[in-house]
RNA sequence: GCCCUCAUCGUCUAGAGGCCUAGGACGCCGCCCUUUCAAGGCGGAGAUCAGGGGUUCGAAUCCCCUUGAGGGCG
Numbered sequence: 001g002c003c004c005u006c007a008u009c010g011u012c013u014a015g016a017g018g019c020c021u022a023g024g025a026c027g028c029c030g031c032c033c034u035u036u037c038a039a040g041g042c043g044g045a046g047a048u049c050a051g052g053g054g055u056u057c058g059a060a061u062c063c064c065c066u067u068g069a070g071g072g073c074g
Stems, first nucleotide, its partner, number of pairs: 001073007010026004018057001028044005050066005
């Protein structure tokens, strides 16, 4: 230099054009339970989906550029 893959709550992850103002697990907060803690039960907060642009009636999802991470070739 060229090519490929990936980027979603604090962490890990589901999603594949409309059922998503984005679901789950762990973690966090509150309540219940317990003498207390842990475990368990119930409830809650938390991501405008790496950034920008485009396509579309409609984009986390498709296309382009940029950034970052990983890999391959030279």
A computed fold for a 74-nucleotide RNA from an Elusimicrobiota bacterium, annotated as transfer RNA. Its Rfam family is "tRNA". Gene Ontology term of the family: triplet codon-amino acid adaptor activity. The source organism's lineage runs through Bacteria, Pseudomonadati and Elusimicrobiota.